Record summary:
Predicted 3D model of a 108-nucleotide RNA (Guanidine-I riboswitch aptamer) from a Pseudomonadota bacterium. The source organism's lineage runs through Bacteria, Pseudomonadati and Pseudomonadota. Rfam family: Guanidine-I riboswitch aptamer. The literature on the family includes a 2004 paper in Proc Natl Acad Sci U S A by Barrick et al., "New RNA motifs suggest an expanded scope for riboswitches in bacterial genetic control". Its family is annotated with regulation of gene expression in the Gene Ontology. It was read from a public genome assembly, where an Rfam model found it.

RNA sequence: CCUUAGGUCGGCUAGGGUUCCGGUUUCGCACAGAAACGACUGGUCCGAGAGCUGGCCGGUUCCGCUGAUGCAGGCGGGGCUCCACGGAGGGACAAAAGCCCGGGAGAU
Numbered sequence: 001c002c003u004u005a006g007g008u009c010g011g012c013u014a015g016g017g018u019u020c021c022g023g024u025u026u027c028g029c030a031c032a033g034a035a036a037c038g039a040c041u042g043g044u045c046c047g048a049g050a051g052c053u054g055g056c057c058g059g060u061u062c063c064g065c066u067g068a069u070g071c072a073g074g075c076g077g078g079g080c081u082c083c084a085c086g087g088a089g090g091g092a093c094a095a096a097a098g099c100c101c102g103g104g105a106g107a108u
Stems, first nucleotide, its partner, number of pairs: 006057007015046002020043002022040001023037005058081009083103001085106001089101003
């Protein structure tokens, strides 16, 4: 310096805020309703590369069958698919976040 360290989808959770629901406070004669509040437990909702779990695909390897004696190729079955510290800042949706920029910058 280059290449490789697999890809994708679903469920769940850590976490997140406040569009909706609920709740609280105030207003309203009352009902209906209105406003504010997420330092309101919650439901809807968002949600992990470095969290859990499952599916499919890919890679690699071994075995068996087929293939013409053999090779390539094809089919089926088993194994493996490791490691991973990380800002600031910006972005989207109503808004925020471990979401996205991002296995980024940087560090080792």